GlmS glucosamine-6-phosphate activated ribozyme aptamer, 153 nucleotides, folded computationally.
Rfam family: glmS glucosamine-6-phosphate activated ribozyme aptamer. Rfam classes the family as a riboswitch.

[in-house]
RNA sequence: CUGCCGCCAAAAGCGCCAGCACCUGCCGCGCGCAGGUUGACGAGGAGAGAGGUGAUCGAAAUAUUCGGCGGAUGCCUCUCCGUACCGCCUCCGUGCGGGAUGCACCGGCAAAUAUGCGGGUGACCGCAAAACAAAUCCGGUGCAUGGAGGAAG
Numbered sequence: 001c002u003g004c005c006g007c008c009a010a011a012a013g014c015g016c017c018a019g020c021a022c023c024u025g026c027c028g029c030g031c032g033c034a035g036g037u038u039g040a041c042g043a044g045g046a047g048a049g050a051g052g053u054g055a056u057c058g059a060a061a062u063a064u065u066c067g068g069c070g071g072a073u074g075c076c077u078c079u080c081c082g083u084a085c086c087g088c089c090u091c092c093g094u095g096c097g098g099g100a101u102g103c104a105c106c107g108g109c110a111a112a113u114a115u116g117c118g119g120g121u122g123a124c125c126g127c128a129a130a131a132c133a134a135a136u137c138c139g140g141u142g143c144a145u146g147g148a149g150g151a152a153g
Base pairs, nucleotide, nucleotide: 014070015069016068017067019066021037022036023035024034025033026032027030041058042057043056047080048079049078050077051076052075053074081097082096083095084094085093088150089149090148091147092146101144102143103142104141105140106139107138108137115128116127117126118125119124
């Protein structure tokens, strides 16, 4: 330094619930009281710090995936570090973030829903296996892609 095992921690499209909605019970039958359920389906996403903003992609559903609180790997600006542009070094410039350029074209990738099984009086929940996306994600192709100084030869 790497791998494996064990323990601890773990949440990051994540956590939570005072509204609304839904279920059950009760009664004096009120949008009452009590208890409960749902409240974003996956894909993608992190060099370090500060400030700002309040976050990419599609799927389902005619829709509470409503509404709200907190957080967040997004985006913008600045500084630093790294990297590519140039076989090496330094400075500057531009792009990018460790698999570390841009543009165009082509191709690729899910889960939920539904179904089945199980649990629950119920709203609903858990599990299984199949199908179906898009992208700033992944792959391929093409085109484009620094300036100055120095070292070595």
The prediction has a mean pLDDT of 80.